[in-house]
RNA sequence: GAGAUUAACUGGAUAACUGCUCUUUUUUUAAAGAGAGGAAAGUCCGAACUCCACAGGACAAGAUGCCUCAUAAUAAGAGGAACUAUUUUUUAGUUGGAAAGUGCAACAGAAAGUAUACCGCCAUUUAUGGUAAGGGUGAAACGGAGGUGUAAGAGACCCCCAGAAAUAAUUGAAAAAUUAUUUGCUAUGUAAACCCCAUUUGGAGCAAGAUCAAGAAAUCAUGUGUUGUCCGCACUUAAUGAUGGGUAGAUCGCUAGAAUUAAAUUGCGAAGUUUAAUCCAGAUGAAUAGUUAUCUACUUACUUUUGUAAGUAACAGAAUUCGGCUUAUAGGUUAAUCUCAAAA
Numbered sequence: 001g002a003g004a005u006u007a008a009c010u011g012g013a014u015a016a017c018u019g020c021u022c023u024u025u026u027u028u029u030a031a032a033g034a035g036a037g038g039a040a041a042g043u044c045c046g047a048a049c050u051c052c053a054c055a056g057g058a059c060a061a062g063a064u065g066c067c068u069c070a071u072a073a074u075a076a077g078a079g080g081a082a083c084u085a086u087u088u089u090u091u092a093g094u095u096g097g098a099a100a101g102u103g104c105a106a107c108a109g110a111a112a113g114u115a116u117a118c119c120g121c122c123a124u125u126u127a128u129g130g131u132a133a134g135g136g137u138g139a140a141a142c143g144g145a146g147g148u149g150u151a152a153g154a155g156a157c158c159c160c161c162a163g164a165a166a167u168a169a170u171u172g173a174a175a176a177a178u179u180a181u182u183u184g185c186u187a188u189g190u191a192a193a194c195c196c197c198a199u200u201u202g203g204a205g206c207a208a209g210a211u212c213a214a215g216a217a218a219u220c221a222u223g224u225g226u227u228g229u230c231c232g233c234a235c236u237u238a239a240u241g242a243u244g245g246g247u248a249g250a251u252c253g254c255u256a257g258a259a260u261u262a263a264a265u266u267g268c269g270a271a272g273u274u275u276a277a278u279c280c281a282g283a284u285g286a287a288u289a290g291u292u293a294u295c296u297a298c299u300u301a302c303u304u305u306u307g308u309a310a311g312u313a314a315c316a317g318a319a320u321u322c323g324g325c326u327u328a329u330a331g332g333u334u335a336a337u338c339u340c341a342a343a344a
Base pairs, nucleotide, nucleotide: 001340002339003338004337005336006335007334008333009332010331012295013294014293015292016291017290018289020035021034022033023032024031025030037315041326042325044324045323046322047321048320049205050204051203052202056231057230058229059228061201062200063199064198065197066080067079068078069077081095082094083093084092085091096196097195101194102193103190104189105188118135119134120131121130122129123128143161144160146158147157148156162186163185164183165182166181167180168179169178170177171176209252210251211250212249218243219242220241221240222239223235224234225233259278260277261276262275263274264273265272266271296313297312298311299310300309301308302307
């Protein structure tokens, strides 16, 4: 210097004319202002808000799972601890319990858990007994090396180690770390296998729900009450469910928000606090646009250069709102890593 990958931000601009929707004002058909995203997508999570008299109890079922903090809340936010992998620097991933119980671990091997005894070693009454140190199989065979002891051996015992458990001290808010002492305690792994433990969970959803208008015809069944079962409680000639008939328009909810921007300040950080400024869609068969000109970026061709001409400019359209996650994305900018080339 060029290219590739990953991550973050951005993702066309200006002017005029014409057109559409909303708000405000008005001398009333004019004036002024505003008008689709970083994902509006997916509907995977959480909440605000609304309704159900009980948002009561128990069981079932679900969710979470190292420690601390943050948030309205969330599994997916921030910071730490331990373990594993790694180039041992970084980076990435994982995280309650296997000593309550059950299940599973192919093949090989004698045997994979109340272990067993194939070869071997010892004893021997030749019927058998003892053994698990040596060999073999295997990912894994009752912790490792030395010694005592023994018929031969074995944590059976001794010493030194490793692991585990318990206790104490120190550091830390905690998870945890370090040190010391004691115990022969030494049969693995697996719980997004069943399970156990701790914490936690009402349900439905803006087609929620509220008001006004219009309308009418019943028949059948039985209790009804917002996950399921039971208990309790409330209502019960009404209500609920099914079939059938009639009417069907309007308004609210509907955008001032856990809001945005800037500064200061607390904190390792996520984030919080204070002050100031601003109001940035509210449609309802569904508006938020079209044309012209210029500029910007990219591609191609031509041109000595400046430049000229043509073409292209991604993914994609709000419908109660907000915070996350996932997916799609031309081009441009920035950062990191890798590869190639050249120079010092």